RNA sequence: ACAUCACGACAGGGGCGUCCGCGCAUGUGGGCUGAGAAGUACCCUUUGAACCUGACCCGGAUCAUACCGGCGGAGGAAGUCGUGGGGUGCCUAGC
Numbered sequence: 001a002c003a004u005c006a007c008g009a010c011a012g013g014g015g016c017g018u019c020c021g022c023g024c025a026u027g028u029g030g031g032c033u034g035a036g037a038a039g040u041a042c043c044c045u046u047u048g049a050a051c052c053u054g055a056c057c058c059g060g061a062u063c064a065u066a067c068c069g070g071c072g073g074a075g076g077a078a079g080u081c082g083u084g085g086g087g088u089g090c091c092u093a094g095c
Base pairs, nucleotide, nucleotide: 001088002087004085005084006083007082008081009080010079011045012044013043014042016039017032018031019030020029021028022027051076052075053074057070058069059068060067
């Protein structure tokens, strides 16, 4: 110096559906799936299935739903710095 691994800091990205009761309504209580269904939380950041698009898509299941599977490693998608470990290469000095 380079690559890599671990940790940390800061920064950034993302989603929030469905069913039922109550209420004129903003809402509110509960059921379902999920990490998360408005939390100061959760998930993800190129080693990127976090999330978005296709998609008011297709098949199956369900009271219902992006619930499960397919589509699909398809197309997109948000990062820098520091510390440490060992590794490789180069340079210099000493023996």

About this RNA:
TPP riboswitch aptamer (THI element), 95 nucleotides, folded computationally.